[in-house]
Molecule: c-di-GMP-I riboswitch aptamer
Organism: Cytobacillus depressus
RNA sequence: GUUUGAUAAAGGCAAACUUAUUGAAAGAUAAGGACGCAAAGCCACGAGUCUAAGGUGAUUAGCUAUGAUAGUCGGGUUACCAAA
Numbered sequence: 001g002u003u004u005g006a007u008a009a010a011g012g013c014a015a016a017c018u019u020a021u022u023g024a025a026a027g028a029u030a031a032g033g034a035c036g037c038a039a040a041g042c043c044a045c046g047a048g049u050c051u052a053a054g055g056u057g058a059u060u061a062g063c064u065a066u067g068a069u070a071g072u073c074g075g076g077u078u079a080c081c082a083a084a
Stems, first nucleotide, its partner, number of pairs: 002084004012037002017032006035071001041077003045074003048069003054064003
C1' cells in the first nucleotide's frame, strides 16, 4: 500500500418510541432511549421509495419535485484495529 472482516482490543454511531422546535407534508434538529450497524463517517451523481405546498386537472379523482430519504441500493471520498 491492497484485500478481507468480528471468534479479539480500544472505541464509535443510534432504530422504534417519548418530549420540544421546525416544515404544507414527507421529514429534519435537540434531549432521553437502544433495534441494530465494519463505515449506520461524509457527498443528492444514478435508480428506487415517500410527500404534494405550488402547478395541472373532471377544477373533487388523479398526475407532477424544485422537497425528502446516505439506517433502500449502487457510485464517489475519508478512516480505527486485526489477519493475509